[in-house]
RNA sequence: UUCCGAUAAAGGCAAACCCAUUGUGAAGUGGGGACGCAAAGCCACGGGUCAGAUUUUCUGAUAGCCGGGUUACCGAA
Numbered sequence: 001u002u003c004c005g006a007u008a009a010a011g012g013c014a015a016a017c018c019c020a021u022u023g024u025g026a027a028g029u030g031g032g033g034a035c036g037c038a039a040a041g042c043c044a045c046g047g048g049u050c051a052g053a054u055u056u057u058c059u060g061a062u063a064g065c066c067g068g069g070u071u072a073c074c075g076a077a
Stems, first nucleotide, its partner, number of pairs: 004075002012037002017032006035064001041070003045067003048062006
């Protein structure tokens, strides 16, 4: 340094659900809340799924569906 990931240490994120708010919607954001997560950090590039429309398609959403790209804390076996 790479792979790997402890019943290790220090920290981190936050599903469902509830409240507020934005959006036609998928869903986003803020607060509460923790099912989980070693990239559950970031990027819609490929596939999937979802929404809307003027439906051979277009425009969107999802990074907590998978792959890919990229950056990163700790260090037992």
The RNA shown here (c-di-GMP-I riboswitch aptamer) has 77 nucleotides and comes from a Nitrospirota bacterium. Taxonomically the source falls in Nitrospirota (Bacteria, Pseudomonadati). The coordinates come from a structure-prediction model, not an experiment, and the mean pLDDT is 89. It was read from a public genome assembly, where an Rfam model found it.